[in-house]
RNA sequence: CUUAUCCAGAGUGGCUGAGGGAACAGGCCCGACGACGCCACAGCAACCUGGCCGCCCAUCGAGACGCGAGCCAAGGUGCUACUUCCUGCCCGAUAACCGGGAGAGAUAAG
Numbered sequence: 001c002u003u004a005u006c007c008a009g010a011g012u013g014g015c016u017g018a019g020g021g022a023a024c025a026g027g028c029c030c031g032a033c034g035a036c037g038c039c040a041c042a043g044c045a046a047c048c049u050g051g052c053c054g055c056c057c058a059u060c061g062a063g064a065c066g067c068g069a070g071c072c073a074a075g076g077u078g079c080u081a082c083u084u085c086c087u088g089c090c091c092g093a094u095a096a097c098c099g100g101g102a103g104a105g106a107u108a109a110g
Base pairs, nucleotide, nucleotide: 001110002109003108004107005106006105011041012040013039014038015037019030020029021028024088025087026086027085042080043079044078047076048075049073050072051071052070053068054067055066084104089101090100091099092098
């Protein structure tokens, strides 16, 4: 940079000690009953991966490549408060709540 996904799911212990939920602003939350972070173990999920099944294509026949919203495993990652905590810009709509998109970000694969 490209593509896909982001309202589901899954926590205990130890260490540490004051901020934390990406950045800025506003809001709403978490936090000395110890948050955040680090480590250990456990767990979740299934992007990549492996196996099976199905389909397509092909063949004399079998197969390979490819595809799948299917099943299984869990090796590489990732994740385990709050929708990516919400909003910010654009469009639509309402009395209000709201819906769609963009931008930014996160993760995976290339």
Overview:
Predicted 3D model of a 110-nucleotide RNA (SAM riboswitch aptamer (S box leader)) from a soil metagenome.